The part of an RNA shown here (large-subunit ribosomal RNA, domain IV) has 369 nucleotides and comes from a bacterium. It matches the Rfam family "Bacterial large subunit ribosomal RNA". Rfam links the family to the GO terms ribosome and structural constituent of ribosome. The prediction has a mean pLDDT of 86.
[in-house]
Context: one part of a larger RNA
RNA sequence: CCCUCGUUAAGGAACUCGGCAAAAUAACCCCGUAACUUCGGGAGAAGGGGAACCCUUAUAGAGUGAGUGUGAGCAACACGAGCUUGAAGGGGGCGCAGUGAAAAGGUCCAAGCGACUGUUUAACAAAAACACAGGUCUCUGCUAAGCUGAAAGGCGAAGUAUAGGGGCUGACGCCUGCCCAAUGCUAGAAGGUUAAGAGGAGAGGUUAUGCAGCGCUCAGCAAUGAGAGCUGGAGAAGCUUUGAAUUGAAGCCCUAGUGAAUGGCGGCCGUAACUAUAACGGUCCUAAGGUAGCGAAAUUCCUUGUCGGGUAAGUUCCGACCUGCACGAAUGGCGUAACGACUUGGACGCUGUCUCAACGAGGGACUCG
Numbered sequence: 001c002c003c004u005c006g007u008u009a010a011g012g013a014a015c016u017c018g019g020c021a022a023a024a025u026a027a028c029c030c031c032g033u034a035a036c037u038u039c040g041g042g043a044g045a046a047g048g049g050g051a052a053c054c055c056u057u058a059u060a061g062a063g064u065g066a067g068u069g070u071g072a073g074c075a076a077c078a079c080g081a082g083c084u085u086g087a088a089g090g091g092g093g094c095g096c097a098g099u100g101a102a103a104a105g106g107u108c109c110a111a112g113c114g115a116c117u118g119u120u121u122a123a124c125a126a127a128a129a130c131a132c133a134g135g136u137c138u139c140u141g142c143u144a145a146g147c148u149g150a151a152a153g154g155c156g157a158a159g160u161a162u163a164g165g166g167g168c169u170g171a172c173g174c175c176u177g178c179c180c181a182a183u184g185c186u187a188g189a190a191g192g193u194u195a196a197g198a199g200g201a202g203a204g205g206u207u208a209u210g211c212a213g214c215g216c217u218c219a220g221c222a223a224u225g226a227g228a229g230c231u232g233g234a235g236a237a238g239c240u241u242u243g244a245a246u247u248g249a250a251g252c253c254c255u256a257g258u259g260a261a262u263g264g265c266g267g268c269c270g271u272a273a274c275u276a277u278a279a280c281g282g283u284c285c286u287a288a289g290g291u292a293g294c295g296a297a298a299u300u301c302c303u304u305g306u307c308g309g310g311u312a313a314g315u316u317c318c319g320a321c322c323u324g325c326a327c328g329a330a331u332g333g334c335g336u337a338a339c340g341a342c343u344u345g346g347a348c349g350c351u352g353u354c355u356c357a358a359c360g361a362g363g364g365a366c367u368c369g
Base pairs, nucleotide, nucleotide: 001364002363003362004361005360006359007358008357010355011354014353019350028050029049030048031047036041038171053092054091055090056089061085062084063083064082067079068078069077070076094098106348107347108346109345110344111343112342113340114339118130119129134169135168136167137166138165139164140163146155147154148153172335173334174333175332177265178264179263182262183261184258185257186256187255188254191253192252193251197247198246202242203241204240205239206238209234211232212231213230214229216227217226218225219224266284267283268282269281270280293327294324305321306320307319308318309317
């Protein structure tokens, strides 16, 4: 010096991000106990007091109860040994101290969030996150929907809409406004568009054939005819390639509905007999322009906003104001008793957290071996 402990004058949070840690409180009995409240709670609220031992005392009382008596009775009533338990009051002496050691809530005020008990990041996060009962929307009529599986099948469920699946919200109380233009979903079917398929107008390729031209050969006096060849364009049927009109469902366009569906919920200018402000008016835009409630908030940038409270002094905290950069109504709004190893501010008690450190104990470090 380090670790784990013990004690400490005076002060008592001045420490510190923060009372972190420590101290303090403590079981039992008695008295007493506020706001608020969902009348259950809050509550062990808070705040006080007591205690060991001896005598009274084999106490009072309580439980059980052999048995006894009265009685017609095993009913009922009265008495009751023994055993178990057991205060309160009074008196007394001892110590610094009597739940004499150990074990055994610190408390209160105010606010935020989450109703609550629960659950969670095995091994840095236990929470305001998840869940929750309750609410609501939606799907599903049973071979259910949904999930799983190439399939058979299985779960759902040996259930049946008071059931099952999915989404959102999250006890309870008061409530949950406006917009269906966009996106989604539901319903509709007149019209438009629209696939394969059906259909087959036509078009191309191929060529049986016939035509024209050219020269050659043969017959013929010749005209001409015949034959094989080359070239050119034409070309039925068949085969093949392609193919218009017409027909052709859902869907989409379309028409409605729907917000506890995805979502959205304005701007500028003027105006009242001080000033200021604007109940009021004008105008532009929109599908509609944010209602109730709340508001510098777990949301407020400017910002330590301004005012009030608390402090000697308060960027935090509480109460207001409203100028809401950028709250707002089941991605719920605002409250709320109870609850919380949650978060924030304050107070009492208490203390080596500190002023400011000291001493002691044990174990290390260190020296020697």